C1' cells in the first nucleotide's frame, strides 16, 4: 500500500419463507382459511449503516423555451449515468517505494490582504548609500597631507535639496531569481544562466514534454462576488396500481304476480324491495424480490477444535463514495 476472509464441524431445540402430502372449517366445486401436523429445501453484511451522488421503477407535467438556484471542471478510455473506476499528464511533499491535489479564467469587473511596516499594487525613502551645496575640527575613538601661510585639498561629524529598490528592518507575501559588467551610488541600464511570457519545429491521440528565437517581466486570493464550459423539470415505495363488505346515511324508482300499516275505497304518505352515491379509494391485496416482512423471522445450548472471534442486521432494486470494525491471509 493493494487484495480477500470475517470462527470451523457436528448433534439437539427453536423462529420466518416457499414446495409437497395429510388433518381440518367453509364453499357458489372455481377455490378460500386455521396460534394443526410431517417432510423437503432456503434464510442477512462487507459494510445490510450514513442516506452522501448516480440510476432504474413510478406519478405530475401534452412533454416546449427562460429567469433564478444548484453540481461539476487537466487528458484518454470503461461506463446509462455518477461527488463512479482504470491509465496518464502536470504540480507539492518525501531519502526512496510512494501519498496528496475543487488541477478553467487574476492584461472582463467589482472586491479583499488582520498585525507590523515608511510603503500591500502601475507601491514605497524608516535605517543605509551617493553626487551637490552651507557649516564645524568643539563635544565625539580620531585628525592628516600640501602651501606663495591668505587659504586649498583629504578624511570625519551636523544640516539640506536632491539621486538610489544592490543592503537592513517589517510581514504569509515588497514589483522576476543569481552572478558579472556598468554607474556617484544604483537600477532589465547592459550581459550569461534559470523562472515566467509569445511564437516555431519535433515526439505524443492528448493533457503535455524537448529544442530554437524573441521583446526583456505583466504579483496574490475565484473553497470573495464574477466570466467560461458542461449537466440538472418536480417529488419519491408512505412513489404508485387494483380495490371491498357491514352498520349507518342521501336520492331515485316503488313498475309485473300475491300480499303490509294509515278508514271500507280511491288518491297521497310510510313501509317490504330494487338502484345509484356517501361510507372510502377505507380495509384488503400488490409493488416486494433465489432472505423477505406482520415494517416482527435469520436465534439458542451442548460437545471439539482454533489464532477464543469485531464492528454491525435488509424492508422496492441496482451502481458507487463515505464511516465503523477483534483477528487473520496472499501480493
Nucleotide at each position: 500500500a493493494g487484495g480477500c476472509c470475517g470462527g470451523g464441524u457436528g448433534a439437539c431445540c427453536g423462529c420466518g419463507g416457499u414446495g409437497c402430502c395429510u388433518c381440518u372449517g367453509c364453499u357458489u366445486c372455481g377455490g378460500c382459511g386455521g396460534c394443526g401436523g410431517g417432510c423437503a429445501u432456503c434464510g442477512a453484511g462487507g459494510a445490510a449503516a450514513g442516506u452522501c451522488c448516480g440510476g432504474a421503477c413510478a406519478c405530475c407535467g401534452u412533454a416546449g423555451g427562460g429567469c433564478a438556484g444548484g453540481a461539476c471542471g487537466c487528458u484518454g478510455g470503461c461506463g446509462c449515468a455518477a461527488g463512479g473506476c482504470c491509465a496518464g499528464g502536470c504540480g507539492g511533499c518525501g531519502a526512496a517505494a510512494g501519498c496528496c491535489g475543487a488541477c478553467g479564467g487574476a492584461a472582463a469587473g467589482u472586491g479583499g490582504a488582520a498585525c507590523a511596516g515608511a510603503g500591500a499594487g502601475g507601491a514605497g525613502a524608516c535605517c543605509g548609500c551617493c553626487u551637490c551645496c552651507g557649516g564645524c575640527g568643539a563635544c565625539a575613538g580620531a585628525u592628516c597631507u600640501c602651501u606663495c601661510c591668505g587659504g586649498a585639498g583629504a578624511c570625519g561629524c551636523c544640516g539640506g535639496c536632491g539621486g538610489u529598490a544592490a543592503g537592513g528592518g517589517u510581514g504569509a507575501a515588497a514589483c522576476g531569481g543569481u552572478g558579472g559588467g556598468g554607474u556617484a551610488a544604483g537600477a532589465g541600464c547592459c550581459c550569461a544562466c534559470c523562472a515566467g511570457c509569445g511564437u516555431c519545429g519535433c515526439g505524443g491521440u492528448g493533457a503535455c514534454g524537448c529544442g530554437g528565437c524573441g521583446g526583456c517581466u505583466u504579483g496574490c486570493c475565484a473553497a470573495a462576488c464574477c466570466c467560461c464550459g458542461u449537466c440538472c423539470g418536480g417529488u419519491g415505495c408512505a412513489a404508485g396500481g387494483c380495490g371491498a363488505a357491514c352498520a349507518g346515511g342521501g336520492c331515485c324508482c316503488g313498475c309485473u304476480c300475491g300480499a303490509g300499516g294509515u278508514u271500507g275505497c280511491c288518491c297521497g304518505c310510510c313501509g317490504a324491495g330494487g338502484g345509484c352515491c356517501c361510507g372510502g379509494g377505507u380495509a384488503g391485496c400488490u409493488g416486494c424480490c433465489c432472505a423477505g416482512a406482520g415494517g416482527g423471522a435469520u436465534g439458542g445450548u451442548c460437545a471439539c477444535c482454533c489464532u477464543c472471534g469485531a464492528c454491525a442486521g435488509a424492508a422496492u432494486c441496482c451502481g458507487g463514495c463515505u464511516u465503523a470494525c477483534a483477528g487473520g491471509c496472499c501480493u
Bacterial RNase P class A from a soil metagenome, 331 nucleotides, folded computationally. Rfam family: Bacterial RNase P class A. It is annotated as a ribozyme. The coordinates come from a structure-prediction model, not an experiment, and the mean pLDDT is 75.